Predicted 3D model of a 150-nucleotide RNA (FMN riboswitch aptamer (RFN element)) from Rehaibacterium terrae.
């Protein structure tokens, strides 16, 4: 320094102003948010005379995870379909998601400029990415402890 295994701990942001309206934090104009890993040419900091190393940070919309609804499988209730109700699964990716121009390079959808675009489910006196709620949940994953194998 590596693989495995058991445990801890931690693990999502965001409506502020105006307008219409009996009513809107849902609508219309301006605002504002951006999980987890991989890709790295940029930043920052530290070492070096220097080539250079060494920490860190570094993509919503490139690839790929995650929660949710959907599926699906048991189960209860119903003669029974079908629909409801509680319990699991996480195979399938159906809802399921968006980027483009310009500049620089030997290379950029990642830098630098511009200009766009995207957001689960059920709620609601009115249609939600930002309120409320399932949630004190789940959970990509991060750190660390111990063990055990090379």
């Nucleotide at each position: 320094c590596g693989a495995c295994g058991u445990c801890u701990u931690c693990a999502g942001g965001g409506c502020g102003g105006g307008g219409u309206g009996g009513a809107a934090g849902u609508c219309c104009c301006c605002a504002c948010c951006g999980g987890c890993g991989g890709u790295a040419g940029g930043c920052a900091c530290c070492g070096g005379c220097g080539a250079c190393g060494g920490u860190g940070c570094g993509a919503g919309c490139c690839c790929g995870c995650g929660a949710g609804c959907g599926c699906c499988u048991g189960u209860g209730g119903u003669c029974a379909c079908g629909c409801c109700g509680c319990a699991g699964g996480g195979u399938c990716a159906g809802c399921a998601g968006a980027u483009c121009c310009g500049g620089u390079c030997g290379a950029a959808u990642g830098c630098c400029g511009g200009a766009g675009c995207c957001g689960a489910c059920g709620g609601u006196c009115a249609c939600a990415g930002u309120c409320c709620g399932g949630a004190g949940g789940a959970g990509a994953g991060a750190a660390g402890a111990c063990g055990c194998c090379a």